């Protein structure tokens, strides 16, 4: 160092319902709660994809793939 991938906790993140709030929508923020995540960090004009719309020109999703970085123990 480069590769596998079974295990995961003092930790970490947080789906969906409900509350407030912003938006026309998609969805987003905050709070609440955990359905899961070993990259559920990060990246949306210059990958596909998908969803809204006052629709050809705009907006949204990284919890779809994907890029990209990184991480416990084990072999």
């Nucleotide at each position: 160092a480069a590769g596998a991938c079974a295990u995961a906790u003092c930790g970490g993140c947080a789906a969906a319902c409900c509350c407030g709030g912003a938006g026309u929508a998609a969805u987003c923020c905050g709070g609440u709660g955990a359905c899961g995540c070993a990259a559920a960090g990060c990246u949306a004009u210059a990958g596909g994809g998908c969803c809204c719309c006052u629709a050809c020109g705009g907006g949204g999703c990284a919890g779809c793939c994907a890029g990209u970085u990184g991480c416990a123990c084990u072999c």

The prediction has a mean pLDDT of 77. c-di-GMP-I riboswitch aptamer, 75 nucleotides, folded computationally. Rfam family: c-di-GMP-I riboswitch aptamer. Rfam links the family to the GO term cyclic-di-GMP binding. It was read from a public genome assembly, where an Rfam model found it.